[in-house]
RNA sequence: GCGGGUGUGGUUCAGUGGUAGAAUGUCAGCUUGCCAAGUUGACGAUGAGGGUCCGAUUCCCUUCACCCGCU
Numbered sequence: 001g002c003g004g005g006u007g008u009g010g011u012u013c014a015g016u017g018g019u020a021g022a023a024u025g026u027c028a029g030c031u032u033g034c035c036a037a038g039u040u041g042a043c044g045a046u047g048a049g050g051g052u053c054c055g056a057u058u059c060c061c062u063u064c065a066c067c068c069g070c071u
Base pairs, nucleotide, nucleotide: 001070002069003068004067005066006065007064010024011023012022013021018054025043026042027041028040029039030038047063048062049061050060051059
């Protein structure tokens, strides 16, 4: 330099165009003599920028980070 792949709550992962979910975590309540466990609620995310579309995590382009291969 060329090609391919991955990027979604703090963490691990879903989500093939129609209100972004789960587990875990954090905080609060309940429960307990205390802790742990249990239970209820809340918090919190689409790497960045553009395009297409009535509507984009999803399709297209560029770019960033990481991984693999070729040279």